Two RNAs folded together computationally: RNase P RNA and transfer RNA, 464 nucleotides in total. It holds a member of the Rfam family "Bacterial RNase P class A". Rfam classes the family as a ribozyme.

RNA sequence: GGAGUCGGGCAGGCGAACGCGGGCAUCGCGCUUCAUCGGCGGCGCUCGAGGAAAGUCCGGGCACCACAGGGCAGGGUGCUGGCCAACGGCCAGUCGAGGCGACUCGAAGGAAAGUGCCACAGAAAAUAGACCGCCGGGCGCCCGAAAGGGCGCCUUGGUAAGGGUGAAAAGGUGCGGUAAGAGCGCACCGCGUCGGGGGUGACUCCGGCGGCACGGUAAACCCCACCCGGUGCAAGAGCAAAUAGGGAGGCGUUUGAGGGCGGCCCGCCCGAAGCCUCCGGGUAAGCUCGCUAGAGCCGCCGGGCAACCGGCGGCCCAGAGGAAUGUUCGUCACCCCGAAGGUUGCUCUCCGGGGAACAGGACCCGGCUUACAGCCCGGCUCCCGCG
RNA sequence: GCGCCCAUAGCUCAGUUGGAUAGAGCGUUGGACUACGAAUCCAAAGGCCAGAGGUUCGAAUCCUCUUGGGCGCACCA
Numbered sequence: 001g002g003a004g005u006c007g008g009g010c011a012g013g014c015g016a017a018c019g020c021g022g023g024c025a026u027c028g029c030g031c032u033u034c035a036u037c038g039g040c041g042g043c044g045c046u047c048g049a050g051g052a053a054a055g056u057c058c059g060g061g062c063a064c065c066a067c068a069g070g071g072c073a074g075g076g077u078g079c080u081g082g083c084c085a086a087c088g089g090c091c092a093g094u095c096g097a098g099g100c101g102a103c104u105c106g107a108a109g110g111a112a113a114g115u116g117c118c119a120c121a122g123a124a125a126a127u128a129g130a131c132c133g134c135c136g137g138g139c140g141c142c143c144g145a146a147a148g149g150g151c152g153c154c155u156u157g158g159u160a161a162g163g164g165u166g167a168a169a170a171g172g173u174g175c176g177g178u179a180a181g182a183g184c185g186c187a188c189c190g191c192g193u194c195g196g197g198g199g200u201g202a203c204u205c206c207g208g209c210g211g212c213a214c215g216g217u218a219a220a221c222c223c224c225a226c227c228c229g230g231u232g233c234a235a236g237a238g239c240a241a242a243u244a245g246g247g248a249g250g251c252g253u254u255u256g257a258g259g260g261c262g263g264c265c266c267g268c269c270c271g272a273a274g275c276c277u278c279c280g281g282g283u284a285a286g287c288u289c290g291c292u293a294g295a296g297c298c299g300c301c302g303g304g305c306a307a308c309c310g311g312c313g314g315c316c317c318a319g320a321g322g323a324a325u326g327u328u329c330g331u332c333a334c335c336c337c338g339a340a341g342g343u344u345g346c347u348c349u350c351c352g353g354g355g356a357a358c359a360g361g362a363c364c365c366g367g368c369u370u371a372c373a374g375c376c377c378g379g380c381u382c383c384c385g386c387g
Numbered sequence: 388g389c390g391c392c393c394a395u396a397g398c399u400c401a402g403u404u405g406g407a408u409a410g411a412g413c414g415u416u417g418g419a420c421u422a423c424g425a426a427u428c429c430a431a432a433g434g435c436c437a438g439a440g441g442u443u444c445g446a447a448u449c450c451u452c453u454u455g456g457g458c459g460c461a462c463c464a
Stems, first nucleotide, its partner, number of pairs: 001383010012332007020048005026042004050358001054369002057367005062232004069266004074228005079093005094108001095106004109223002114221002116217003131163002133159003136155008171189006190212001191210008236289004246279006258270003281463003296315008334355005340349002388460007397413004406444001415431005437453005
């Protein structure tokens, strides 16, 4: 200098003008009241989106229902250890795959519990299998003095080395062995199993034994281990206007309907008379609360490889209803284009023009995933050159 | 805000324990018939199965993410 990889951060700053939403204080107008509050308008102060506020894919808080019980069904997760309120998240590791490497990726339990499937091609696809080939045997013909050799046909014969088919052909490579072959024998690798060492563990290392039994598929059914009650702020509580307080059907009043928002059963609670479904009607989808101080943010210190945890100090950071945070100008910073100056060249100076993403709270929080212009910082790797 | 469902030819739909050329009807185009048209008959074209990635030998079908569309859920009596 080039190429790459990983992590972190920012998401324009300042000023002015006009404007919007919440809160506080104050003034005025109008209505009303015993008096206020509430309404409308003005002025002042203060606060006012994000790294994803998004998708709603997970997990929790919170609320109601037995402060949530048992079983079946159903759903989810799936190497190990740890973190956490919890998780399908995060951290650290193991194993496998990719890369020269930094590093990245992995829905990574079980196919020796059982069932299913493996199209086409191929002889044969899971109880393996003889199409070509190789070898043996028989018969015939030919060559040859003979030994023997060649060709053709046949085979309840041997053979899984070679060819061919396929995604996949029943351990792999090599040596020996054999009529030809074959774990048939041996060495190494793989696999299984036993013992020992290391590690909390996944796993790994060493040694012995076994001739190999066990194809793939579980994002097919399934088995194993663990987890999961349901509904969601339209939860729920209070206030309260209006009406036809309507019609039909069903169930029931102690032999107990129905409810507890769920698929079924049990159990428990409520329920002593009404309840459910559908059609129809009304409104104001009204007002207040829930509602935002929280697993909160920032800084320092300590523990831990890390995720994270603990201590101390400081801070308050939208809570509104279909729902506000915008527009313009100036200037600075960034990027691009054009012209000029300067320079060996790059850097640079000045002028003009243009650009600046994805996107926006709706009960809250922890994650994941997806979208995203441009800029900054740091760690590490590889290659080239120079010293 | 919350819950659920769907996407296959121009239109309406089949096709799902995964199996190779993805079908049907209507429509379109061409031909036949007719003096001409309708109807009828014959033939053809038209699809990367919404998009991307993965599992698998193999994906319209199974899994994940994204895009687009649709449905339901208020209170009172």